[in-house]
Context: one part of a larger RNA
RNA sequence: CGCAGGAUGAUUGCGGAGACUCUUUCCUAGUACGAGAGGAUUGGAAAGAACGGACCUCUGGUGUGCCAGUUGUCGCGCUAGCGGCAUCGCUGGAUAGCUAUGUCCGGGCUGGAUAAGCGCUGAAAGCAUCUAAGUGCGAAGCCAACUCCAAGACUGGUCAUCCCAUGAGACACCUGGUAGACCACCAGGUUGAUAGGCCGGAAGUGUAAGGACAGCAAUGUUCUCAGCUAACCGGUACUAACCAGUCGAUCGG
Numbered sequence: 001c002g003c004a005g006g007a008u009g010a011u012u013g014c015g016g017a018g019a020c021u022c023u024u025u026c027c028u029a030g031u032a033c034g035a036g037a038g039g040a041u042u043g044g045a046a047a048g049a050a051c052g053g054a055c056c057u058c059u060g061g062u063g064u065g066c067c068a069g070u071u072g073u074c075g076c077g078c079u080a081g082c083g084g085c086a087u088c089g090c091u092g093g094a095u096a097g098c099u100a101u102g103u104c105c106g107g108g109c110u111g112g113a114u115a116a117g118c119g120c121u122g123a124a125a126g127c128a129u130c131u132a133a134g135u136g137c138g139a140a141g142c143c144a145a146c147u148c149c150a151a152g153a154c155u156g157g158u159c160a161u162c163c164c165a166u167g168a169g170a171c172a173c174c175u176g177g178u179a180g181a182c183c184a185c186c187a188g189g190u191u192g193a194u195a196g197g198c199c200g201g202a203a204g205u206g207u208a209a210g211g212a213c214a215g216c217a218a219u220g221u222u223c224u225c226a227g228c229u230a231a232c233c234g235g236u237a238c239u240a241a242c243c244a245g246u247c248g249a250u251c252g253g
Stems, first nucleotide, its partner, number of pairs: 001152001005163007015149004021049007033038001051106005059100004066093005071086006110144003117137004169247003173189005194240003197236005203229003210223005
């Protein structure tokens, strides 16, 4: 821009894409078959592999503004306690998020038309013949069925609601994230929990500083399952989403 008024929301599905994989074991059954050795068709059940999708409860990984320990050195006058630098100095753990090697799920059932093949009826050709007319069965394959996209599907669809300039709705701006390179999308903008702060919780680390006591001291015990704490959960208008602005339907009903 189009879909002949302008919008908001919900849909149909022309068409397209994806998936539709394989193995083993058990029962039927040591049966049919076979002298034996061996050993089924069929039907049923269960495990698994690879692949695909989703997710983070578990098992792990990461987790450079979380916690603790610790070495060297420098600084805060010294002690104590802290901070900087040394690969995040090194080491032990670790929330959220993201992840696989982790967890869950999937390939199903069924129908239609068929291939090879098997037929029925049946002439040409008094017989025979699955084929010439007619008609049936038959595959992991084909078309549907399953999942996703989808009206720019020019055949441009459908439904509901709203709007008439005192204007539906949209943009811009701002706070942000379930989104993200930008844009877009989504949640909000005081009639407000959108982000920050604060409060509480969860979770992590592992018992802070300081004091007292014991010990010559290193250190230990106690106040103390303490102290500190990121992204998580809930609450709370304290701070910031302020004030203002732009577009928007007469070739139509």

The prediction has a mean pLDDT of 87. Large-subunit ribosomal RNA, domain VI from a metagenome, 253 nucleotides, folded computationally. RNAcentral holds the full RNA, with entries from SILVA.